[in-house]
RNA sequence: GAGCAUCUUCUGGAGAGACCGCUGAUGCGGCGCCGAAGGAUUCACAAUCUCAGGCAAAAGGACGGAAGAGUAAC
Numbered sequence: 001g002a003g004c005a006u007c008u009u010c011u012g013g014a015g016a017g018a019c020c021g022c023u024g025a026u027g028c029g030g031c032g033c034c035g036a037a038g039g040a041u042u043c044a045c046a047a048u049c050u051c052a053g054g055c056a057a058a059a060g061g062a063c064g065g066a067a068g069a070g071u072a073a074c
Stems, first nucleotide, its partner, number of pairs: 001074001006069007017031001019030004032055003038051001039049003
């Protein structure tokens, strides 16, 4: 100089009942459902499960883009 991993900021970001009942409301319960935080099964992938999470909005969100920091290889 370069700049994996990693971190920060901004940004895009799916799926599935804003169902029923109770409560003044926040919420709670029941049934049904989703798979893209995470987790488990698997040598690995795919796939599967749904413990947690989620099913209007908000929040979260795998993954992607931009900028910066920064370590490694070189």
Molecule: Glycine riboswitch aptamer
Organism: Bacillus canaveralius